[in-house]
RNA sequence: ACGAGCGUAGCUCAACUGGCAGAGCAGUGGUUUCCAAAACCACCGGUUGGGGGUUCGAGUCCCUCCGCUCGUG
Numbered sequence: 001a002c003g004a005g006c007g008u009a010g011c012u013c014a015a016c017u018g019g020c021a022g023a024g025c026a027g028u029g030g031u032u033u034c035c036a037a038a039a040c041c042a043c044c045g046g047u048u049g050g051g052g053g054u055u056c057g058a059g060u061c062c063c064u065c066c067g068c069u070c071g072u073g
Stems, first nucleotide, its partner, number of pairs: 001072007010025004019056001027043005049065005
């Protein structure tokens, strides 16, 4: 340089054919316990990498830029 893939919560990842952004872990509170751990219940947490476009509607489609990974040379 060229080709491909990925980027979503603090972390690991879902989200079907474009139609309410979710789970687990972590964190906080509670129940339980002599105290803790474990278990259970609840809560908290998002500019879906940045910008633009298409659409009634975009995490999803298109363009561009940034970052990471793999491949070719």
Transfer RNA from Gemmata sp., 73 nucleotides, folded computationally.
Its Rfam family is "tRNA". The family's RNA type in Rfam is transfer RNA. Its family is annotated with triplet codon-amino acid adaptor activity in the Gene Ontology.
The coordinates come from a structure-prediction model, not an experiment, and the mean pLDDT is 81.